[in-house]
Small-subunit ribosomal RNA, central domain from an uncultured bacterium, 349 nucleotides, folded computationally.
The RNAcentral record of the full RNA draws on ENA.
Its mean pLDDT, the model's own confidence on a scale to 100, is 83.

Context: one part of a larger RNA
RNA sequence: UUGCGCAGUUAUCGAGCGCAAGCGCUCAGAUAAGUCUCGAUUCAAACGCUGUGACUUAACCGUGCUCGCUUUGGAAACUGUUCAGCUUGAGUGUCGAAGGGGAGAGUGGAAUUCCAUGUGUAGCGGUGAAAUGCGUAGAUAUAUGGAGGAACACCGGUGGCGAAAGCGGCUCUCUGGACUGUAACUGACGCUGAGGCUCGAAAGCCUGGGGAGCAAACGGGAUUAGAUACCCUGGUAGUCCUGGCCGUAAACGAUGAGUGCUAGGUGUAGGGUCCUUUCCGGGACUCUGUGCCGCAGCUAACGCAUUAAGCACUCCGCCUGGGGAGUACGGACCGCAAGGUUGAAACUC
Numbered sequence: 001u002u003g004c005g006c007a008g009u010u011a012u013c014g015a016g017c018g019c020a021a022g023c024g025c026u027c028a029g030a031u032a033a034g035u036c037u038c039g040a041u042u043c044a045a046a047c048g049c050u051g052u053g054a055c056u057u058a059a060c061c062g063u064g065c066u067c068g069c070u071u072u073g074g075a076a077a078c079u080g081u082u083c084a085g086c087u088u089g090a091g092u093g094u095c096g097a098a099g100g101g102g103a104g105a106g107u108g109g110a111a112u113u114c115c116a117u118g119u120g121u122a123g124c125g126g127u128g129a130a131a132u133g134c135g136u137a138g139a140u141a142u143a144u145g146g147a148g149g150a151a152c153a154c155c156g157g158u159g160g161c162g163a164a165a166g167c168g169g170c171u172c173u174c175u176g177g178a179c180u181g182u183a184a185c186u187g188a189c190g191c192u193g194a195g196g197c198u199c200g201a202a203a204g205c206c207u208g209g210g211g212a213g214c215a216a217a218c219g220g221g222a223u224u225a226g227a228u229a230c231c232c233u234g235g236u237a238g239u240c241c242u243g244g245c246c247g248u249a250a251a252c253g254a255u256g257a258g259u260g261c262u263a264g265g266u267g268u269a270g271g272g273u274c275c276u277u278u279c280c281g282g283g284a285c286u287c288u289g290u291g292c293c294g295c296a297g298c299u300a301a302c303g304c305a306u307u308a309a310g311c312a313c314u315c316c317g318c319c320u321g322g323g324g325a326g327u328a329c330g331g332a333c334c335g336c337a338a339g340g341u342u343g344a345a346a347c348u349c
Base pairs, nucleotide, nucleotide: 005318006317014199015198016197017196021192022191023190026085029082030081031080033079034078035075036074037073039071040070042068048065049064051063052062053061089189090186091185092184093182094181096179101175102174103173104172105171106170107169108152113147114146115145116144117143118142119141123134124133160167161166204245205244206243208241209240213239214238218234219233220232221231256315257314258313259312260311261310264293265292266291267290268289269288270287271286272285273284274283275282276281297304298303321349322348323347331342332341333340334339
């Protein structure tokens, strides 16, 4: 490389945008590059191939042959190119309507902690049991007032939104996307996407703030043979904000993106059409999501099953026995560092 594959076995990049590149709807005409074809030239011999002849057969020997290259003509279905159209793909407009989608600003109540004051007195706290700890310098409890930070109970839902990461009190401002209906407009403008660019939980790093609770490290008390732990009492980074890095996760549906096709049943979310109903509501059909069950089919089985792991096509990524090892490298690139990306071999089974 071919081939076989990628839910769980090795294997789908964490996600998007997108240059090159690959692939691409329908109709008429033109063209003839690809394609097909008649003929010609050339392709030394041997070898090769296939057929055939002759030694019983084969080897061996004889004979024949194409492909390819160049070229005169011809064909026009498909691919390409070109021209003129089409509207189903794609997009725009317009009507409607849902949403924790994003950014900024403001604001609310509960709770924890702390401070002040009143009441009040000997315990509180904690555990399997305790102790460390707090408390007569008046704690815990209770009441009033105040400070400050962080998070938003109930609603809340295999419910919603977002490309993924993720998003949840309330209000305002700015702003992205999807959906249903319509069919006015454009007329293939599309799909994928090596490199590239952008986003990317938590932890961690740099700068300046902030710091209530929680809490790596650390101190103490227990437990234990020991206990560098699990339990308890404290507690610093951090967690929060600002600006900048890092670029990784079981970043998971362990399932790349797009398009079409292939039984149904039953929930649920957002629309639409129609029927019915005094109201509440009910029913049929349909589009877009999100769940469960299940046929065909697939699968080694488990299972998947119109949200496919079924049947097909297009494009990208990735895999090739276990360990060594996601390690080494005075290899490369990135980073302040931590480290990340790329990524071996000896040896061994």